[in-house]
Parts: sequence; C1' cells; structure tokens
RNA sequence: GCAGAGUAGAAUUCGAAGCGUUAAGUGUUGGCUGGACAGGGAGUUGUCAGCUGAACGAAAAAAUUGAAAAAUUUUGCGGUUUCGAGUUCGCAUCCCGCUGC
Repeated sequence: GCAGAGUAGAAUUCGAAGCGUUAAGUGUUGGCUGGACAGGGAGUUGUCAGCUGAACGAAAAAAUUGAAAAAUUUUGCGGUUUCGAGUUCGCAUCCCGCUGC
C1' cells in the first nucleotide's frame, strides 16, 4: 500500500404463549431527558429508550350456560406483545489496532 474479519442490533418468515377486538396496542409527529453504536478512541443532522404534548385511528361472529347481569368455548381479526428457531442485512463517519498478501 491492497484485500479482509468481527458487535450491538435491525428487517422478515414460521411456531408457541398472551393482550385487544367496549378503541388499548401499533403507526405519524413537537418538546425534554438519557443510553448505545465491532478490540481501543472520537462520534452526527443518524439510531434507541423514558417522560410529556398533538393530529389521526384498524380489528367479531357463532355456540353454550344463566331469570338477568354476565361468563365460558370455538373460529376469525389486529401495520398487537413476549419468547424460541430460520433467513437476510449490519460499526453514518474518522483515527488506531487485528488477519492475509
């Protein structure tokens, strides 16, 4: 000098267990605070989380029990939650280091 490896994590599919279907949750967005970003250092106008405000806003039928209120079950549904597995992607960027030549 040239080439390369590796993380947190992200997306998606499948499975299981929940939650919702009485409007939660998810998604969009303003403000504040904080965190993380390959072995080391720096680190954004990128990213994640918490709090708070705003606009919008999807998803049910059947059966059974019951005097009723209501409950239970089944099958659906939701840009739903968590966990497990598979696949794909994977330091914004800078410097150093590591491996090969």
Predicted 3D model of a 101-nucleotide RNA (THF (Tetrahydrofolate) riboswitch aptamer) from a bovine gut metagenome.
Rfam family: THF (Tetrahydrofolate) riboswitch aptamer. Rfam 15.1 lists 747 matches to the family in 747 species.
The model forms 83% of the base pairs in the Rfam consensus.
The RNAcentral record of the sequence draws on MGnify.
Its mean pLDDT, the model's own confidence on a scale to 100, is 75.